[in-house]
């Protein structure tokens, strides 16, 4: 310089599920009860395999819903895309 791997930023994309019942007073997309519900922000669980010996570590978009959401908006895993750093092969 080329290719790949990882971060970070910008930009572009980007799903489910209730504009639900009562109550409050500062009348606000506020705030507290309560019912149903969602999974892809965090968090937690394991197989298979490795230490090892009966106890450990360890994966996801699969489970749980603890947290978070359920009209728009905002957030959003994760996808492209540029820039920049660090690691790496020839």
């Nucleotide at each position: 310089c080329c290719g790949c791997g990882c971060a970070a930023u910008g930009c572009g994309g980007g799903a489910g599920a209730a504009u639900c019942g009562g109550g409050g007073c500062c009348a606000g997309c506020c705030c507290c009860c309560g019912u149903g519900c969602c999974g892809a922000a965090g968090g937690a669980g394991c197989a298979a395999c490795c230490g090892c010996c009966c106890c450990g570590g360890u994966a996801a978009a699969c489970u749980c819903u603890c947290a978070g959401g359920c009209c728009a908006a905002a957030g959003g895993a994760c996808c492209g895309u540029a820039u920049c750093g660090c690691g790496u092969u020839u």
About this RNA: This is a predicted structure of a 90-nucleotide RNA (Glycine riboswitch aptamer) from Silicimonas sp. The model forms 90% of the base pairs in the Rfam consensus.